[in-house]
Parts: sequence; structure tokens; C1' cells
RNA sequence: GAUAAAGGCGAACGCGUCGCAAGGCGUGGGCGCAAAGCCACGGGUCAGGGUUGGUCCCUGAUAGCCGGGUUGCCGAA
Repeated sequence: GAUAAAGGCGAACGCGUCGCAAGGCGUGGGCGCAAAGCCACGGGUCAGGGUUGGUCCCUGAUAGCCGGGUUGCCGAA
């Protein structure tokens, strides 16, 4: 960060499977993505539980909600 080229990822939804759930994984699919690679560090949201009261705590999920960290392909003017 070009209406460039090569390659990459893969939303919703269907099927299978794991999980109490949020959701994960595989496969088909293709809405989109220049970090839609990786990391739950801060905030948000969601799920499960606790707590008798604090708009609190614990555990988990989300990196395709935002910020941050880190690594990295191609590249015209």
C1' cells in the first nucleotide's frame, strides 16, 4: 500500500466430532481479509460457576470486537 502478480486465510450455512455451555476441530462452502499469522497483556462481549451485595470474584471462550506485543510474503510510483 496499485483495480499489479504469485501464493495464503476462510464468515454465514450444511454434515461429522469434542465440550455442561460459550465455542473448538475436520470437511464441504465462500462473506470477506494485507497480518483474517501467532500471543488472552489492557478494555469489550459471550458461557459456566461462586457470592448477599461489590454494578464483585473465579474458570473458560472470542486474535474475524478494539488496543497492545511479536514474527512475516509480494511490491509500482

This is a predicted structure of a 77-nucleotide RNA (c-di-GMP-I riboswitch aptamer) from uncultured Nitrospira sp. The model forms 95% of the base pairs in the Rfam consensus. The RNAcentral record of the sequence draws on MGnify. Lineage of the source: Bacteria > Pseudomonadati > Nitrospirota > Nitrospiria > Nitrospira.